The RNA shown here (transfer RNA) has 82 nucleotides and comes from a Candidatus Saccharimonadota bacterium. The coordinates come from a structure-prediction model, not an experiment, and the mean pLDDT is 82.
RNA sequence: GCCUCGGUGGCGGAAUUGGUAUACGCGAGCGACUUAAAAUCGCUUCCCGAAAGGGAUAUGAGUUCAAGUCUCAUCCGGGGCA
Repeated sequence: GCCUCGGUGGCGGAAUUGGUAUACGCGAGCGACUUAAAAUCGCUUCCCGAAAGGGAUAUGAGUUCAAGUCUCAUCCGGGGCA
């Protein structure tokens, strides 16, 4: 340099055909249980806002009624070829 796969909460990782973003797990916080703890169980856990509502999927743009998903450019990472 070329080809290819990928980038989503604090972490791992879903979202099937373009149609509820963050399911599920881990971690964390609070509580229950216990003499106390461990284990287990319950609830909560992206950001702004008083609320209504709005924003957010690496960054920017495009297509579309609608984009994490499709297209283009850029950045970063894995693999392959030279």